[in-house]
Molecule: transfer RNA
Organism: Oscillospiraceae bacterium
RNA sequence: GGUGCCAUAGCCAAGUGGUAAGGCGUGGGACUGCAACUCCCUGAUCCCCAGUUCAAAUCUGGGUGGCACCU
Numbered sequence: 001g002g003u004g005c006c007a008u009a010g011c012c013a014a015g016u017g018g019u020a021a022g023g024c025g026u027g028g029g030a031c032u033g034c035a036a037c038u039c040c041c042u043g044a045u046c047c048c049c050a051g052u053u054c055a056a057a058u059c060u061g062g063g064u065g066g067c068a069c070c071u
Stems, first nucleotide, its partner, number of pairs: 001070007010024003018054001027041004047063005
């Protein structure tokens, strides 16, 4: 220098045009004499900017960061 892949909550992670599942953890509550276990509640402008679209996490372009390969 070139090519490909990835970026979603504190962590892991689904979702492939119709407005973001789940698990762990945090915080609050119930239960208990106190705890543990268990149960309920609790959070995301989807890396950034722009475009397409009635509608974008999703498609397109550019950028940033990470990983791999080629040179």